This is a predicted structure of a 73-nucleotide RNA (transfer RNA) from Thermogutta sp. Rfam family: tRNA. Its family is annotated with triplet codon-amino acid adaptor activity in the Gene Ontology. Rfam classes the family as a transfer RNA. The coordinates come from a structure-prediction model, not an experiment, and the mean pLDDT is 82.

RNA sequence: GGGGGAUUAGCUCAGUUGGGAGAGCGCUUGAAUGGCAUUCAAGAGGUCAGGGGUUCGAAUCCCCUAUCCUCCA
Numbered sequence: 001g002g003g004g005g006a007u008u009a010g011c012u013c014a015g016u017u018g019g020g021a022g023a024g025c026g027c028u029u030g031a032a033u034g035g036c037a038u039u040c041a042a043g044a045g046g047u048c049a050g051g052g053g054u055u056c057g058a059a060u061c062c063c064c065u066a067u068c069c070u071c072c073a
Base pairs, nucleotide, nucleotide: 001072002071003070004069005068006067007066010025011024012023013022019056027043028042029041030040031039032038049065050064051063052062053061
């Protein structure tokens, strides 16, 4: 320098025929227990890496950029 892949909640990750943003763990509150742990219920928490484009509509398609992994040279 070139090819491929990854980037979504605090953490680990789903979600790719374009239309609801989610799960587990963690966090907060409540209930059960004498208390911790635990169980159950409810809730908070997101510029979907950044910018631009296409579209009625983009996490999803296209282009550029950033970081990381991998392969080739």